[in-house]
Context: one part of a larger RNA
RNA sequence: GGCACAGGGCGGAUGCCUUGGCACUGAGAGCCGAUGAAAGACGUGAUAAGCUGCGAAAAGCCGCGGCCAGGAGCAAAUAUCCAUCAUGAGCCGCGGAUGUCUGAAUGGGGAAACCCGCAUGGGCACCCCCCAUGCAUCCAUGCGCCAAUCCAUAACGCAUGGAAGGGAACCCGGCGAACUGAAACAUCUAAGUAGCCGGAGGAAAAGAAAGAAAAAAAAGGGCGUAAGCCCUUCGAUUUCCUAAGUAGCGGCGAGCGAACGGGAAAGAGCCCAAACCAGGCCAUCCAUGGCCUGGGGUCAGGACCGCACAACGAGAUCCGCCACGGCAGCAGAACGCCCCUGGGAAGGGCGGGCAGAGAGGGUGACACCCCCGUAUGCGAAGCCCGGCGCGGCUCAGCGGGAUCCAGAGUACCACGGGGCACGUGAAACCCUGUGGGAAUGCGCGGGGACCACCCCGCAAGGCUAAAUACUACUCAGUGACCGAUAGCGCACAGUACUGUGAAGGAAAGGUGAAAAGGACCCCGGGAGGGGAGUGAAAGAGAACCUGAAACCCUGUGUCU
Numbered sequence: 001g002g003c004a005c006a007g008g009g010c011g012g013a014u015g016c017c018u019u020g021g022c023a024c025u026g027a028g029a030g031c032c033g034a035u036g037a038a039a040g041a042c043g044u045g046a047u048a049a050g051c052u053g054c055g056a057a058a059a060g061c062c063g064c065g066g067c068c069a070g071g072a073g074c075a076a077a078u079a080u081c082c083a084u085c086a087u088g089a090g091c092c093g094c095g096g097a098u099g100u101c102u103g104a105a106u107g108g109g110g111a112a113a114c115c116c117g118c119a120u121g122g123g124c125a126c127c128c129c130c131c132a133u134g135c136a137u138c139c140a141u142g143c144g145c146c147a148a149u150c151c152a153u154a155a156c157g158c159a160u161g162g163a164a165g166g167g168a169a170c171c172c173g174g175c176g177a178a179c180u181g182a183a184a185c186a187u188c189u190a191a192g193u194a195g196c197c198g199g200a201g202g203a204a205a206a207g208a209a210a211g212a213a214a215a216a217a218a219a220g221g222g223c224g225u226a227a228g229c230c231c232u233u234c235g236a237u238u239u240c241c242u243a244a245g246u247a248g249c250g251g252c253g254a255g256c257g258a259a260c261g262g263g264a265a266a267g268a269g270c271c272c273a274a275a276c277c278a279g280g281c282c283a284u285c286c287a288u289g290g291c292c293u294g295g296g297g298u299c300a301g302g303a304c305c306g307c308a309c310a311a312c313g314a315g316a317u318c319c320g321c322c323a324c325g326g327c328a329g330c331a332g333a334a335c336g337c338c339c340c341u342g343g344g345a346a347g348g349g350c351g352g353g354c355a356g357a358g359a360g361g362g363u364g365a366c367a368c369c370c371c372c373g374u375a376u377g378c379g380a381a382g383c384c385c386g387g388c389g390c391g392g393c394u395c396a397g398c399g400g401g402a403u404c405c406a407g408a409g410u411a412c413c414a415c416g417g418g419g420c421a422c423g424u425g426a427a428a429c430c431c432u433g434u435g436g437g438a439a440u441g442c443g444c445g446g447g448g449a450c451c452a453c454c455c456c457g458c459a460a461g462g463c464u465a466a467a468u469a470c471u472a473c474u475c476a477g478u479g480a481c482c483g484a485u486a487g488c489g490c491a492c493a494g495u496a497c498u499g500u501g502a503a504g505g506a507a508a509g510g511u512g513a514a515a516a517g518g519a520c521c522c523c524g525g526g527a528g529g530g531g532a533g534u535g536a537a538a539g540a541g542a543a544c545c546u547g548a549a550a551c552c553c554u555g556u557g558u559c560u
Base pairs, nucleotide, nucleotide: 001559002558003557004556005555006554007553008552009551015545016510017509020482021481022479023478024477025476026475027474028473029471030470031166032165039102040101041100042055043054044053046078050074051073061096062095063094064093065092066091070082071081072080107116108115109114117135118134119133120132121131122130123129137163138162139161140160141159142158143157144156170201171199172198173197174196175195181188185251211234212233219232220231221230222229223228238265239264240263241262242261248256249255269463270462271461272407276295277294278293279292280291281290282289283288299441301405302404303403304400305399306398307397313395314394315393318391325384326383327382329378330377331376335351336350338349339348340347352369353368354358360372361371362370412436413435414434415433416432417431418430419429422448443458444457445456446455447454497504498503517544520531521530522529523528
C1' cells in the first nucleotide's frame, strides 16, 4: 500500500412530517385620494435589536355591543401593574377621537422624510419663542377692478365648485415595431401583437335602423259579375353554439378568413335640435331679426286644425319605510378509574351509547361518544347592502292632410390613405388629409361597380340595464396538485448580498409527548469529553427525527 471483515468519523441522500405554495369552485366585493391616498421615513414599550400594532393622546384614547377569568402582541425571564364585588381587565365587532414628517404634496424652497416664510388669532407684562388656522396651480361659473385707447378688451384680483396622484387583471382610444413564417426575400406574415401614451368603470365597449333581406310557384286575405289586380319577410346591441375552415381574399405563395340564415343566453326602450306658443333681453324709423328661459315635440313623424281628455297601465330616476343578507357571537347528542400490551391508549379484549352530528383537526400510537368542532337551530346597541310594497316624478288618445319643421362645409364627387375576411380588384359599404360641393319628404340614403323598376330605411345630436371580460381583495371550500434541489423567488425574503443606477437576487424547515434543555463530581486553559441525573429512547443533548453514498480513520486477518 491492496483486499476482506468489524467498528467509527464526516456527510446530509432517503423515508416520514408541514406552518407554505399551486390550481380551481361557490359566494361577496370591485375602487382609494386635497376630510391628504398608495407607498414610506422617524418615533412609540419598565427593560426593546427585529417583526407586528400604533402616532407626541403613539403595542394605544372614548362610546356602544359581544365574550370572558384571567391579562400587559410575536416572546421567554424579571420587575411593576390591570382585573377577578360583575363598578368587567383582556380579547372580538361597530362607530368615533388622535394621527409627527415625506409622498399628487398644494405657502416658498429642496439632495423625499429637511430648510425658510407671510397673514390672523391665542399663550407670554413685552420681545424672543411656542400653539392654532389659512396661504400652490389649472379648469368652470359668478363677480370686482381696469392699460395702451373714447367705448371696450387684454391683464390683474375675489368667491364657490371641480381636477390632480395611486391601483393586479379586465375595457375603450391614440402611436405602433422586429425577430419570425414564406424553407432566401421585397408585397404578404408575425400583428394592429409586443411596447409607449391618454381615459373610464365595476365592468367597459356596442345599442334602438339613412338596418338585414327578398327566384318562380303554392296557400291565405282584400277588391271585382268575371278576367284579373293588390297585399302578406325579419326587427336595437352584446355573448355562445352552428353555418364553416364554407363563400371569398392571397407574390392565388406562405397564409388570412367572413356573412346571411338556424339554435341558445339576455331582453327595454328613450331624450334632444327644429316647426309652433308664452315671457324676458338686445338690435331696429318701420317691417322684422337675434339670443335666453319655459311649454311643445322626436319616423305609430311632428307642428297646425278638429274631436276626446283621465283612467287602466308602464318605468332604468329620486326619497322614506323596510324584508333578507353581511360585519362580533351562542346553543349543540353519546363511554367506562373494567381487563391486556405499553413511557403513554385513541390500539386489542369486554360491556354500553349518540347520530339531522361516522366532515375535519387536536389530544403521549389509530378517538362518532376526551377537547375544538360538525349536522341543526339561534343572535346586533352600531355600521353596510337594500328586494317587494308605498309616496313623489316621468311616459301614455283618434282623425284631417293646405301650410310649416325634421341635425351643411354635411351628403356626394375627385385625388391621397385607412378600416371592412376583401392585398385596387368589377370594389359597393364605413372613416377622412387636400380640393370642390348638393337636395329638402314631389326629398334623401341603402339593397357589393353602374342604370331602370321595386323594396327597405330616414345620415350629418344624445342616453340606455341584462346576457359578456377580469380578480389585486374578503369569506367558505375542493384537488388521481407539490411536499423543503419539489411547490411561489420566499414554509425563514423581495431579506442578506451585488450594482453609481435602472435592476438583479439567494441559501436556510424537523430535539422531545412534555424542557423534564443535563443539578452535582471528574479530566481539560478552553472546546470537548467521562460519570451522575431526566427521559420510552441521549447511539433524541440543541452541530439535536431517520441518517444512504462519496471521502477519512481505527482494529483484526491476509498478500506484496